[in-house]
Molecule: transfer RNA
Organism: Nanobdellota archaeon
RNA sequence: GCGGUAGUAGUCUAAUGGUAGGACCGCACCUUGCCAAGGUGCUAGUUCGGGUUCAAAUCCCGGCUACCGCA
Numbered sequence: 001g002c003g004g005u006a007g008u009a010g011u012c013u014a015a016u017g018g019u020a021g022g023a024c025c026g027c028a029c030c031u032u033g034c035c036a037a038g039g040u041g042c043u044a045g046u047u048c049g050g051g052u053u054c055a056a057a058u059c060c061c062g063g064c065u066a067c068c069g070c071a
Base pairs, nucleotide, nucleotide: 001070002069003068004067005066006065007064010024011023012022013021018054026042027041028040029039030038047063048062049061050060051059
């Protein structure tokens, strides 16, 4: 330099163009004489820019980062 794959919450991970879901962590409450465990609820997210579309995490173009391959 060329090609491929991936990027979603603090962490891990789903999502066929139509309300971004789950688990762990965190917070509040319940339960208990206390702790642990358990239960209920809450907070927190689509790597960046542009395009297509009524509607984009998803499709297209470009950039960035990581990994793999070729040279």